Predicted 3D model of a 683-nucleotide part of an RNA (large-subunit ribosomal RNA, domain II) from an archaeon. It was read from a public genome assembly.
Context: one part of a larger RNA
RNA sequence: GCCAGCGAGUUACCGUGCGUGGCAAGGUUAACCCGUGAGGGGGAGCCGGAGCGAAAGCGAGUCUUAAGUGGGCGUCUAGUCGCGUGUGGUAGACCCGAAGCCGAGUGAUCUACCCAUGGGCAGGCUGAAGCGGGGGUAAGACCCCGUGGAGGGCCGAACCCACCGUGGUUGAAAACACGGGGGAUGACCUGUGGGUAGGGGUGAAAGGCCAAACAAACUCGGUGAUAGCUGGUUCUCCCCGAAAUGCAUUUAGGUGCAGCGUUGGGUGUUCAGCAUCGGAGGUAGAGCACUGAAUGGGUUAGGGGGCCUACAAGCUUACCGACCCCAAUCAAACUCCGAAUGCCGAUGCUCCAGAGCCCGGCAGUGAGACUACGGGGGAUGAGCUUCGUGGUCGAGAGGGAAACAACCCAGACCGCCGGCUAAGGCCCCAAAUUCGGUGCUAAGUGGGAAACGAUGUCGGAUUGCACAGACAGCCAGGAGGUUGGCUUAGAAACAGCCACCCUUUAAAGAGUGCGUAAUAGUUCACUGGUCGAGUGAUCCGGCGCGGACAAUUUAACGGGGCUCAAGCACCGAGCCGAAGCCGCGGACCUUGCCCGUAAGGGCGGGGUGGUAGGGGAGCGUCGUGCGCGCAGUGAAGCGGUGGUGUAAACCGUCGUGGAGCGCGUACGAGUGAGAAUGCUGGC
Numbered sequence: 001g002c003c004a005g006c007g008a009g010u011u012a013c014c015g016u017g018c019g020u021g022g023c024a025a026g027g028u029u030a031a032c033c034c035g036u037g038a039g040g041g042g043g044a045g046c047c048g049g050a051g052c053g054a055a056a057g058c059g060a061g062u063c064u065u066a067a068g069u070g071g072g073c074g075u076c077u078a079g080u081c082g083c084g085u086g087u088g089g090u091a092g093a094c095c096c097g098a099a100g101c102c103g104a105g106u107g108a109u110c111u112a113c114c115c116a117u118g119g120g121c122a123g124g125c126u127g128a129a130g131c132g133g134g135g136g137u138a139a140g141a142c143c144c145c146g147u148g149g150a151g152g153g154c155c156g157a158a159c160c161c162a163c164c165g166u167g168g169u170u171g172a173a174a175a176c177a178c179g180g181g182g183g184a185u186g187a188c189c190u191g192u193g194g195g196u197a198g199g200g201g202u203g204a205a206a207g208g209c210c211a212a213a214c215a216a217a218c219u220c221g222g223u224g225a226u227a228g229c230u231g232g233u234u235c236u237c238c239c240c241g242a243a244a245u246g247c248a249u250u251u252a253g254g255u256g257c258a259g260c261g262u263u264g265g266g267u268g269u270u271c272a273g274c275a276u277c278g279g280a281g282g283u284a285g286a287g288c289a290c291u292g293a294a295u296g297g298g299u300u301a302g303g304g305g306g307c308c309u310a311c312a313a314g315c316u317u318a319c320c321g322a323c324c325c326c327a328a329u330c331a332a333a334c335u336c337c338g339a340a341u342g343c344c345g346a347u348g349c350u351c352c353a354g355a356g357c358c359c360g361g362c363a364g365u366g367a368g369a370c371u372a373c374g375g376g377g378g379a380u381g382a383g384c385u386u387c388g389u390g391g392u393c394g395a396g397a398g399g400g401a402a403a404c405a406a407c408c409c410a411g412a413c414c415g416c417c418g419g420c421u422a423a424g425g426c427c428c429c430a431a432a433u434u435c436g437g438u439g440c441u442a443a444g445u446g447g448g449a450a451a452c453g454a455u456g457u458c459g460g461a462u463u464g465c466a467c468a469g470a471c472a473g474c475c476a477g478g479a480g481g482u483u484g485g486c487u488u489a490g491a492a493a494c495a496g497c498c499a500c501c502c503u504u505u506a507a508a509g510a511g512u513g514c515g516u517a518a519u520a521g522u523u524c525a526c527u528g529g530u531c532g533a534g535u536g537a538u539c540c541g542g543c544g545c546g547g548a549c550a551a552u553u554u555a556a557c558g559g560g561g562c563u564c565a566a567g568c569a570c571c572g573a574g575c576c577g578a579a580g581c582c583g584c585g586g587a588c589c590u591u592g593c594c595c596g597u598a599a600g601g602g603c604g605g606g607g608u609g610g611u612a613g614g615g616g617a618g619c620g621u622c623g624u625g626c627g628c629g630c631a632g633u634g635a636a637g638c639g640g641u642g643g644u645g646u647a648a649a650c651c652g653u654c655g656u657g658g659a660g661c662g663c664g665u666a667c668g669a670g671u672g673a674g675a676a677u678g679c680u681g682g683c
Stems, first nucleotide, its partner, number of pairs: 001683006011091013026047003032041003051058002061073004094232002097229001101222006112196009121186001123155003126151001130147006159183003163180005198214001200210003235618006245258005259365002261362007270355001272350008285337001286335002291331003295327004302320002304317004368393010398409003413586004418582003424576003427560003433573001435572006446562001452546002456543010473530005479503003484498003509524001513522002587608009619672001621669010637656008
């Protein structure tokens, strides 16, 4: 891992609903007694029959109060005792699961420390004190030689340890092996015997060790501890079908009440939509009348500066500046104004929908997610966060979006090798147009992106110049006062400053660039000629261009591939396309009418996605009672095979097997397995 077997809402009592039965203003016994039993006895007690008040008490009333046409609770609705069932409480209370807490015991054959008594440490090195001799001194100290043999001394086996490396890592080994390494007369190592015990020991101290897991050992018991947590919880079909919100919570992944679901009863359109009428309101927008913010100008108190001045005053100001005026703005906590929706009420119409409301039983939910719109927070970030309104997913399959809970279309009862459509599509992959018309795009734009940039291209609008000849090109002119004045070494159109006139002209700037040291030279503006028809400027719109750099592989059309398109815009004709709709057949639920005493039948309408969850009806297993059957001419079980039913399932037949079994009905359960890192066994 697979297979088989086992494996989880039970039982008792009490409460409360529902179903059903007995009796009924009553209902019923408990212990216990008699009896083999069935049954009989037993009325103590309990519930009901009257309530209200704290109580005295009063009583269909009573309490409150001085009082009540007030208010509260009552009166006006039958209960009670069984059985079945839903659910709550108390019990282990659906099952498995802690880490833990406490008690009584068992452990120091491992290990820590201690006690007693034994044992062990090759060999080599060093050479302390002391002592002897010599030197030295007044005597010493001290020095030298020898002797001596100290030391948690040195090197290094046994022995003890475990610092490094490598291997090992389902190991040879639940800590090892090998090669190096440390200690090795000591706080050394070790044998044997003994001691200390669980909030206790022991500890050169790590929370170490106390028998391979110690921040409190192990065994058994309390014990089925508790677990607001995780996992698991076994047959079928039918009907309905949520929530992820509010308030509160030592509360936040729990719970209570409410909301939303279901079911029984009651009410009977009260619901909802639309129309009309009436109403409340301060949002969007807008506005500046208030409160504030805020720009420019005018006017002008006040202040500052300057002038003047003994003081007072006066004059002035390109400074600041209130009020006021003009112009132009801003605001969630501003409003002179002010919608659309939505909301409330009334009337009418439509509608009969698993509408509304009330009283009961049972729930689940109280982690929501994305999306559109309206806001807050954030950075006018987030697949961010928090509200509001709607949608979808959740609990929703099908078609589209290549793939893709949440987007678009659309809500799957079952069957059909029938039809029509939705979104989206119709060149090939791949169902359906290489369909028709008018344009646009040249970028493979389409098929990713901004500020910004650009004689891309198409369309629209305004305007200048132009056959008295424009624009572009070409030929020619582009002059004089004058080298304007200043400045400067110089400044001559052209470093810089100032001014920018006049003349001759067809026209020509006191000069648009290049250039020079300064001149020169060259060019432009401007003018004539040549040429002969359009040429400039601005704005708006359509589609394109640049801006454009990322990580395995083209990889930003799903691919192929596509250019008067297979791209984009508009108009049109068809077709394809889903579990939508229709057709045909069938099932179930519900409702109206008709027939029928009833079961049921007929005709018509509506419905049947579904998690948590509520309700209903069944299948099968084991056993018991009663009834009826089968079986050695072969029961159950097992294997094969054929058939039936909407499902759980059921029936036939052949083989095997060799002794029990089935059907109906009623009752009772150790009653259904795929999951629990489930348990046991087999492989």